[in-house]
RNA sequence: AAACGAAAAGGGCAAACCUGCCGAAAGGCAGGAGCGCAAAGCCACGGGUCUAAAGCGAAGCGUAAAAUCGCUACGACAGCCGGGUUGCCGUU
Numbered sequence: 001a002a003a004c005g006a007a008a009a010g011g012g013c014a015a016a017c018c019u020g021c022c023g024a025a026a027g028g029c030a031g032g033a034g035c036g037c038a039a040a041g042c043c044a045c046g047g048g049u050c051u052a053a054a055g056c057g058a059a060g061c062g063u064a065a066a067a068u069c070g071c072u073a074c075g076a077c078a079g080c081c082g083g084g085u086u087g088c089c090g091u092u
Stems, first nucleotide, its partner, number of pairs: 002092004012037002017032006035079001041085003045082003048077003055071004
């Protein structure tokens, strides 16, 4: 320096769920909890997924507006996959 993760040591992270706060929502943050994880550290670059406040369209209507339906990310997910980047221990 590269590839790999069988056993081990010191440790690390933290799903569901519960509570509080933020957010239109998806979701995020903090505490508890612990399903799992060798990058479950970091980056939305490619694909994917979730949401749809705002916008556009439909429908609605005496007129207008709202509820409702569809589309849309500039929102979100790194614990969906790929990629980039940094790193602990061990083996070769």

c-di-GMP-I riboswitch aptamer from a Deltaproteobacteria bacterium, 92 nucleotides, folded computationally. Taxonomically the source falls in Myxococcia (Bacteria, Pseudomonadati, Myxococcota). Its Rfam family is "c-di-GMP-I riboswitch aptamer". Its family is annotated with cyclic-di-GMP binding in the Gene Ontology. Rfam's curators write: GEMM was predicted in a large-scale screen for bacterial structured RNA regulatory elements.